[in-house]
Context: one part of a larger RNA
RNA sequence: CUGGGCUUAAAGAGCGUGUAGGCGGGUCGGCAGGUGUCGGGUGAAAGCCCUCGGCUCAACCGAGGAAUGGCUCGGCAAACGGCCGGUCUUGAGGCAGGCAGAGGUGACUGGAACGACUGGUGGAGCGGUGAAAUGCGUAGAUAUCAGUUGGAACGCCGGAGGCGAAAGCGGGUCACUGGGCCUGUCCUGACGCUGAGACGCGAAAGCGUGGGGAGCGAAGAGGAUUAGAUACCCUCGUAGUCCACGCCGUAAACGAUGCGCACUAGGUAUGACGGGGUCUGACACCGGUCGUGCCGAAGGAAAACUGGUAAGUGCGCCGCCUGGGGAGUACGGCCGCAAGGCUAAAACUC
Numbered sequence: 001c002u003g004g005g006c007u008u009a010a011a012g013a014g015c016g017u018g019u020a021g022g023c024g025g026g027u028c029g030g031c032a033g034g035u036g037u038c039g040g041g042u043g044a045a046a047g048c049c050c051u052c053g054g055c056u057c058a059a060c061c062g063a064g065g066a067a068u069g070g071c072u073c074g075g076c077a078a079a080c081g082g083c084c085g086g087u088c089u090u091g092a093g094g095c096a097g098g099c100a101g102a103g104g105u106g107a108c109u110g111g112a113a114c115g116a117c118u119g120g121u122g123g124a125g126c127g128g129u130g131a132a133a134u135g136c137g138u139a140g141a142u143a144u145c146a147g148u149u150g151g152a153a154c155g156c157c158g159g160a161g162g163c164g165a166a167a168g169c170g171g172g173u174c175a176c177u178g179g180g181c182c183u184g185u186c187c188u189g190a191c192g193c194u195g196a197g198a199c200g201c202g203a204a205a206g207c208g209u210g211g212g213g214a215g216c217g218a219a220g221a222g223g224a225u226u227a228g229a230u231a232c233c234c235u236c237g238u239a240g241u242c243c244a245c246g247c248c249g250u251a252a253a254c255g256a257u258g259c260g261c262a263c264u265a266g267g268u269a270u271g272a273c274g275g276g277g278u279c280u281g282a283c284a285c286c287g288g289u290c291g292u293g294c295c296g297a298a299g300g301a302a303a304a305c306u307g308g309u310a311a312g313u314g315c316g317c318c319g320c321c322u323g324g325g326g327a328g329u330a331c332g333g334c335c336g337c338a339a340g341g342c343u344a345a346a347a348c349u350c
Stems, first nucleotide, its partner, number of pairs: 003322004007304002012318001014201004021194003025088007034080001035077005040071001042069001049065006091191001092188003095184005103177007110154001114150008125136002162169002206247006215241002220236004258317006266295008276286002299306002323350003332343004
């Protein structure tokens, strides 16, 4: 320097922004460092390789040639790649006009349900289970009506629907705010793709400080069940679940499928648009763009399956794998308040 791979066998980083680096559209001109070619000088001798020769052959020995390579050397070439300059618009971005959306943050607000409290009615049970019991109830429960108060979650719409990079996002209104798509083709003129480090975001649980606490509910207690029952079932119930700020940084963080671009039969459903065509008109139809599903040609695949949302055919860049156990562990380092996280072996063993 190099191989084969990464949906399920080991293997895609949880996700993004982006530094270095790698890679890079059409065309014209220039340069000549890469590249090619000719020459120069170098590459000690011996050896290896080829040819010829000497020991009767051979080993061995002698002679000549060849050989990859390297050079602050000289000349020539200019397709490719590079550099410099000009130019172009299809990549990328901008502009204008529209559209859909649980995208994000903050504030305000609504009804149902539920619990508690107060009062009215009422008077013996309620609750719970397979059956029970613990529990609650004549100090008046359950049920029912009225009122007050509290916290959390938002039924129908609701969809195999939508939005977001992922995590994730669902009552309503307002303010601030990110992204996407469509149409026009007016502007810039390669401004691009990827992305080691780095930085940011990151479910749940957990941690710190302060609040809050209706329901639910790890732990805990009790009742059952059982041979036992540190469970499953029942009655309670603390942390937590909620809010603010700060940590943690993990997951079956999954499509177990990195990102970008191009190309490669169809069919069907659905969301967004529509300034093209048809039509008096309405996306109803034809054609178009973007998103989301299903089925399938070719192809791929060990198969399952996948199949224009590729796991097909190619290119660019990153990450990762290299038999099982030991082990995602020890040690060290970095991070963390801690819990622990990240990085990551070996002996030994099969």
This is a predicted structure of a 350-nucleotide part of an RNA (small-subunit ribosomal RNA, central domain) from a marine sediment metagenome.